[in-house]
Context: one part of a larger RNA
RNA sequence: CGAUGUUGAAGGAACUCGGCAAAUUAACCCUGUAACUUCGGGAGAAAGGGAGCCUAUGUUUCAUAGGCGGCACAGAAUUGGGGGUAGCGACUGUUUAGUAAAAACACAAGACUCUGCUAAAUCGUAAGAUGAUGUAUAGGGUCUGACACCUGCCAGGUGCUGGAAGGUUAAGAGGAGGGGUGCAAGCUCUGAAUUCAAGCCCCAGUAAACGGCGGCCGUAACCAUAACGGUCCUAAGGUAGCGAAAUUCCUUGUCGGGUAAGUUCCGACCUGCACGAAUGGUGUAACGACUUCCCCACUGUCUCCAACAUCGACUCA
Numbered sequence: 001c002g003a004u005g006u007u008g009a010a011g012g013a014a015c016u017c018g019g020c021a022a023a024u025u026a027a028c029c030c031u032g033u034a035a036c037u038u039c040g041g042g043a044g045a046a047a048g049g050g051a052g053c054c055u056a057u058g059u060u061u062c063a064u065a066g067g068c069g070g071c072a073c074a075g076a077a078u079u080g081g082g083g084g085u086a087g088c089g090a091c092u093g094u095u096u097a098g099u100a101a102a103a104a105c106a107c108a109a110g111a112c113u114c115u116g117c118u119a120a121a122u123c124g125u126a127a128g129a130u131g132a133u134g135u136a137u138a139g140g141g142u143c144u145g146a147c148a149c150c151u152g153c154c155a156g157g158u159g160c161u162g163g164a165a166g167g168u169u170a171a172g173a174g175g176a177g178g179g180g181u182g183c184a185a186g187c188u189c190u191g192a193a194u195u196c197a198a199g200c201c202c203c204a205g206u207a208a209a210c211g212g213c214g215g216c217c218g219u220a221a222c223c224a225u226a227a228c229g230g231u232c233c234u235a236a237g238g239u240a241g242c243g244a245a246a247u248u249c250c251u252u253g254u255c256g257g258g259u260a261a262g263u264u265c266c267g268a269c270c271u272g273c274a275c276g277a278a279u280g281g282u283g284u285a286a287c288g289a290c291u292u293c294c295c296c297a298c299u300g301u302c303u304c305c306a307a308c309a310u311c312g313a314c315u316c317a
Stems, first nucleotide, its partner, number of pairs: 001312008010303002014301001019298001028050004036041001038146001052068007081296004086291002088288002093105002109144007121130003147283004152213003157210002159206005166201003172195002177190005214232005241275001242272001253269005
């Protein structure tokens, strides 16, 4: 000097990206327990108290009251820190065997779509098999993801579905006509009209299909703003709700709260660079080795280090 432990005056997070690490708490019994809530929870909430032995009394496994010499040695194991705010995900679960456990995946539930059974779908050249010894309350695919309240407008593009017309369209059918050759019969080559499938064009439908959801100018008796008007464009111009947000560049936006002091946090505002409705929107009790902020308790994290124990390092042999 290092590692692993133990202890520490006063202070108590001043440490630090961050209370990381450590400390606190702890089993059992009794009392007591808030907001919120899906009435189940929250909850071991929180916050308090007790225990052994002796004596007395009583309503006698119990309760109440009173009481308990010093020193030394030996000596376990088990064992929540708590509360508040916000984000995300409903939850239990799953995952990158060996840097990621999560807000990612799954999930119950919702929706669309295909499938009438020799089902659709999948594997296989096939036979055959799975689906399923199932039968639309079933099976396959895709998306969303408990629950509550909801899920607006657009069918121009792409996709999908439907459409006895029409246009285009291959081989095939057809064979007007023409060429070569031959005396000829013939042989051979070419070939117009006409006919003819799906597809495409075309016509409809469809957004919990892929997706999309505007500019500019003016206007009210202070100013400002614009319920209102004009105009251009569009398939239609973003509804409800939310909003400096896991989304806000400018930005440490502005105001309020918390601190003596707060780029974080919470509540608002709306000027949304560039939220927005199953690529789901907004809430939400419970839950979380998730993320953010605050408070109480606690502490060598720190002010500021010290001592001790063991093992190393080091020196000598």